[in-house]
Context: one part of a larger RNA
RNA sequence: UUAUAUUGAAGGAACUCGGCAAAAUGACUCCGUAACUUCGGGAGAAGGAGUAACUUUAUUAGGGCAACCUAAUAAAGUUGUCACAAAAUCGAGGACAGCGACUGUUUAUUAAAAACACAGGUCUCUGCAAAUUCGUAAGAAAAUGUAUAGAGACUGACGCCUGCCCAGUGCUGUAAGUGUAAUAAAAAAAGUAUAUGCUUUGAUUAGAAAACCCAGUAAACGGCGGCUGUAAUUCUGACGGUCCAAAGGUAGCGAAAUUCCUUGGCAUUUAAUUGGUGUCCUGCAUGAAUGGCGUAACGACUGUCCUACUGUCUCCAAUAUAAGCUCAGUGAAAUUGAAUUCUCCGUGAAGAUGCGGAGUACUUGCGGCUAGACGGAAAGACCCCGUGCACCUUUACUAUAGUUAAAUAUUGUAAUAAUAAAUUUUAUAUGUAGAAUAAGUGGUAAGUUUUUUAAAAUCAUUACACCAGUAAUUUAUCUAAAACGACAUGUGAAAUACCACUUUUAAAAUUUUUUUGUUACUCAUUCAAAGUUGAAAACAGUGUUUAAUGGGUAGUUUGACUGGGGCGGUCGCCUCCUAAAGAGUAACGGAGGCGCACUAAGGUAAGUUCAAAUCGAAAUAUAUCGAUUGUAGAGCGUAAUAGUAAAUACUUGCUUGACUGUAAGAUUGACAAAUCAAACAGGGACGAAAGUCGGUUAUAGUGAUCCGAUGAUUCUGUGUGGAAAAGGUCAUCGCUCAACGGAUAAAAGGUACGCCGGGGAUAACAGGCUAAUCACCCUCUAGAGACCCUAUCGACGGGGUGGUUUGGCACCUCGAUGUUGGAUUAUCACAUCCUGAAGCUGCAAAAGGUUUCAAGGGUUUGGCUGUUCGCCAAGUAACGUGGUACAUGAUCUGAGUUUAGAACGUCGUGAGACAGUUUGGUCCCUAUCUACCGCAAGCGCAAGAAAAUUAAGAGGAUUAAACCCUAGUACGAGAGGACCGGGAAAAGUAAAUCUAUGGUGAAUCGGUUGUUAUAUCAAUAGCAUAGCCGAGUAGCUAAAUUUAUAAUAGAUAAUCACAGAAAGCAUUUAAGUGAGAAACUAACCUCAAGAUAAUUUUUCAAAAAUACGUAAUAGAACAUUACGAAAUAGGUUUGGUGUGUAAGAAUUGCAAGAUUUUUAGCUAACAAAUACUAAUUUUUA
Repeated sequence: UUAUAUUGAAGGAACUCGGCAAAAUGACUCCGUAACUUCGGGAGAAGGAGUAACUUUAUUAGGGCAACCUAAUAAAGUUGUCACAAAAUCGAGGACAGCGACUGUUUAUUAAAAACACAGGUCUCUGCAAAUUCGUAAGAAAAUGUAUAGAGACUGACGCCUGCCCAGUGCUGUAAGUGUAAUAAAAAAAGUAUAUGCUUUGAUUAGAAAACCCAGUAAACGGCGGCUGUAAUUCUGACGGUCCAAAGGUAGCGAAAUUCCUUGGCAUUUAAUUGGUGUCCUGCAUGAAUGGCGUAACGACUGUCCUACUGUCUCCAAUAUAAGCUCAGUGAAAUUGAAUUCUCCGUGAAGAUGCGGAGUACUUGCGGCUAGACGGAAAGACCCCGUGCACCUUUACUAUAGUUAAAUAUUGUAAUAAUAAAUUUUAUAUGUAGAAUAAGUGGUAAGUUUUUUAAAAUCAUUACACCAGUAAUUUAUCUAAAACGACAUGUGAAAUACCACUUUUAAAAUUUUUUUGUUACUCAUUCAAAGUUGAAAACAGUGUUUAAUGGGUAGUUUGACUGGGGCGGUCGCCUCCUAAAGAGUAACGGAGGCGCACUAAGGUAAGUUCAAAUCGAAAUAUAUCGAUUGUAGAGCGUAAUAGUAAAUACUUGCUUGACUGUAAGAUUGACAAAUCAAACAGGGACGAAAGUCGGUUAUAGUGAUCCGAUGAUUCUGUGUGGAAAAGGUCAUCGCUCAACGGAUAAAAGGUACGCCGGGGAUAACAGGCUAAUCACCCUCUAGAGACCCUAUCGACGGGGUGGUUUGGCACCUCGAUGUUGGAUUAUCACAUCCUGAAGCUGCAAAAGGUUUCAAGGGUUUGGCUGUUCGCCAAGUAACGUGGUACAUGAUCUGAGUUUAGAACGUCGUGAGACAGUUUGGUCCCUAUCUACCGCAAGCGCAAGAAAAUUAAGAGGAUUAAACCCUAGUACGAGAGGACCGGGAAAAGUAAAUCUAUGGUGAAUCGGUUGUUAUAUCAAUAGCAUAGCCGAGUAGCUAAAUUUAUAAUAGAUAAUCACAGAAAGCAUUUAAGUGAGAAACUAACCUCAAGAUAAUUUUUCAAAAAUACGUAAUAGAACAUUACGAAAUAGGUUUGGUGUGUAAGAAUUGCAAGAUUUUUAGCUAACAAAUACUAAUUUUUA
């Protein structure tokens, strides 16, 4: 010093994030017991009283032959110095809130909770060969259950309730339509000369679920508004207007586990409250089974308050035990480049034991301490990076199990009804206009059709119908011919006059097909089963093919630049500046453009000159005309730059060179690309000709390769020949492949559950550089100050210093430099909060303001909050500002921040996220070196010793002042009210001490419970925290006592002066001389000659010392000190102190007990005396 225990004066939570920890309560009997309540509880509520031993009496029970004994209960009394559940075992309680109903469960190893579960509620699925689940399957669970059952999901007792929205996403249902895969049918086309074929392509038709469409559904996923006007002061807005929406949040609750602003307003609680409670409602961002609001009981849950209690604290002290230290024995670990391992200032990869300079320092150990060795431990978990990993999510991409549907095989026989198609037959067809109900086209002719087989007309019937009519049939009547067409009108179109083909609609028949419904059969097949039966049945099941669905599962992707990363921005090309007079040249430097256009805006030949201004020209500008000036101030499709007037501009004529095939030579590029280009050949345009022309005044207007398409082709052509397919060559086309040298045809997110590899190449802390910001100072005075810049304040500006803020940079550290605040311990600066000394004052005094000097000392306790800060209460002379790795975690704490659990609000489809909130949540290290605090040893200090001494130097200390006197004086109208000087309680701080006051005092005395033992009684002893309790010696100790913080001198600071020139004056200064502060130097206290420059003095001389022994006024070891024949220690005796009247005996009482002997007995560490014991013997020089 630590740990574990014990005790504690006065105070009693002032401690602290927080009563953490400790203390307190505690048993039994009796009394007594609130709000609230689900009437069960709450409740052991709370709060009181009693409890021993002995005697007597009463009752009961047991035992005993009996006398009587034992036990319990009740009553009365007695005894005791505090007492009696005497030790041990052994609830603290109450009040108000939040959350969860409850008992229960959970992260074995940092989270026990508000999380999970739960009974209850609701929804959905499931009819049994059940749904659901496991399995490739067989099969199994569900279940030897059957909807009062089973499964899934949400909510979470109970009470009151559970609003509106079906637009979105799901789920369920649905008839018709749209549309589709395999499949079936199939027009047609292409190729082929082994051809009634073969191969390929295939319009179109049929063809399921899903999807579209239409409904329903929210205790499915989910959602639930703005703006604005308005009432006799003002405010508010019952009321109104308007926009939007699927619907606009109802009841309830509300600064909340949800409220940012915020410490919201008010009230209450407190001396004081960022807390708690109640209330308000302005709900950033409440809200109804993602349940809303209440709620008795319950909770190792979270918050607040009160009583009791205490060492949590003011403020620590003592004691016990175990460590620590010494000796004996035994004997690890991490760590370790090597070490001969100081301080300061500086330097330096920017914080040095090791470099530079200066200073300090004899050599070596032991005990301590933890400031440093960017200490040890763990290739940082934060951050970034990796074309790393893993897991999770989803409307990322691509697959896939499963599910659904269709086809087909297993798969057979029938009936019936309908349906679709085809064929045949018969009918059918009304826009307007028009004789009138004109389906369309074509052909043909002026006629055609029908009729004695009775036409037309009338009556009747039937079908259709647009109600006009059309068609048909039969009987009857009547008549002998009748009807229609060309012509005219009208129409897009002319006659049912005739023929052919076709369309719409309808009907019938037939055929083989298509599809569907119903029914039947049994022989496949399935199930039950054991009666050779039942049920189902070509369905189902199973195989194959196809379509849909499909985070259920899997594989992957999810860009780069970047003054860290993310968010934002950007990514290719062109022009200018930056760019430093060749070219080139970066930045998330400064400005702009492009992803085209044009048959003329191209070619050529000829001609022309622009913009602007002045004048004609008046009333003003522009537009028109004329004249003059006019180097470009215009124009050149477009950005900018360069260029350009003997044109590259403008106008006109003619035209297509916006040509084909080549290309020397250059420019420019890493390459790939890109650019310029004379010349040659061909055939052209313009021009009289020379000549010009391979697009545009130039520089942007873009995209490699693969793949595919089209055209051309004297290319190749699978044994060979011919052809084809396919390929090659030339030309052209298809990419905002814009992340623009383009990873793929095809790709988003989360991780706080995370992992790996790296990085101080890159962030968060700290350091460093810088100083915009910040702080402070100086300067200028406009102004304020009644007047007056500067008593005081000082705008707009200017200049510095500092390195405390917020930043910038990214230099050390990512094979680890631990982060806020608090505790503890400090140390420095001064830009001074107080105290001290001064100047000025808009200083009368008092109290102030401001400035100068000054760092000696001092610089509070509480309430709230994690807080620093801040606000508040109370006191104070004052409660200073900063630095020190925002000093200090190998000293402490861990409330906050910042892992894993959980919840609320908000965001997100989701996984999840939030400098939003809330609750919970492992802080390791035995010290090698340096530094520091102590204690020793060696050697030195020139012979050896003992005892003193000086003091170079170092350290400590350094406070303030109520009050009284001077003096109610100076001052002042008064009210008030001093300087200077003197005295001086109490406070703070420090040192020493233990006489007194107290604490402790682990066996000093006494009391006492339970139990064991000494055979028993008595008396003692052990154990139970020293069993508990009451006292207490020495020692240690504070709250106690004493002392100090005093006086003085010197030299000074600001300041004030003396005499005094430069400068005949003035002047505190230049020479000279003074005053002047808690600061400085002394003085005071302590250490000190290793002060290696090692002082000095006295004494001794074989002196002295050590070992060894007994010890303590000393002490970790060592040392020091006392003694060793002497009172050193023990013992003994006496005394003191403490306790409190021993044992034994006697007397007395029924007994517990009392009295006397006896203020006894006992008594640690104290004092004195006393050699009884031990300091014997002996060694060294």

About this RNA:
This is a predicted structure of a 1181-nucleotide part of an RNA (large-subunit ribosomal RNA, half B) from Guinardia delicatula. The full RNA is in RNAcentral, with records from ENA. It is recorded under the gene name rnl. Its mean pLDDT, the model's own confidence on a scale to 100, is 82.